[in-house]
RNA sequence: GAUUUUUUUCUGCCUGAAAACCGUAUAUGUUUGGGGAUACGGCCUGAACGUUUCUACCCGGCUGCCGUAAAUAGCCGGACUACGGGUGAUAAGUCUUCGGAA
Numbered sequence: 001g002a003u004u005u006u007u008u009u010c011u012g013c014c015u016g017a018a019a020a021c022c023g024u025a026u027a028u029g030u031u032u033g034g035g036g037a038u039a040c041g042g043c044c045u046g047a048a049c050g051u052u053u054c055u056a057c058c059c060g061g062c063u064g065c066c067g068u069a070a071a072u073a074g075c076c077g078g079a080c081u082a083c084g085g086g087u088g089a090u091a092a093g094u095c096u097u098c099g100g101a102a
Stems, first nucleotide, its partner, number of pairs: 008102005014093002019087001021085005026056001029049007041066002050057001058078007
């Protein structure tokens, strides 16, 4: 000096949760069958449509309206679910394999 093996250190690569936030979908919406209440009431239940979409399609309040009948209207506040994004994250994990340096 070369090659091989082992050990240590550093590094690249890799993995990367909870959570809240933002975006997209959907307007927590529309149509309809059956049943029910009746001004101290205005509900229960099934189906369909709506989303390149699984699920959900309700709750509370306020203001009307309906003179006892079968029908509710407007407004305000509140999500869940699916997918994506950055934050979280010079948190953490692996330290097995692979690359580089000592």
This is a predicted structure of a 102-nucleotide RNA (Purine riboswitch aptamer) from Thermoactinomyces daqus.
NCBI's taxonomy places the organism under Bacteria, Bacillota, Bacilli, Caryophanales, Thermoactinomyces.
The sequence is in RNAcentral, with records from Rfam.